[in-house]
RNA sequence: CGGGCCGUGGCGUAGCCUGGUAACGCGCCUGCUUUGGGAGCAGGAGAUCCCCGGUUCAAAUCCGGGCGGCCCGA
Repeated sequence: CGGGCCGUGGCGUAGCCUGGUAACGCGCCUGCUUUGGGAGCAGGAGAUCCCCGGUUCAAAUCCGGGCGGCCCGA
């Protein structure tokens, strides 16, 4: 310098191809249960989806440009 893949709650991932109110597990909070803890049950909080712009009635998703990570080539 060129190419490929990836970036989504605290953590790990799905959703992207085929645009339509962002889901699951773990964790966290509250209550029940327990002498207490753990386990179990019920409920809840938490992500303007890496950034900027474009297309669209509508963008995590499509397009362009950046930033960061990994890999390959030179």
A computed fold for a 74-nucleotide RNA from a Planctomycetota bacterium, annotated as transfer RNA. Its mean pLDDT, the model's own confidence on a scale to 100, is 82.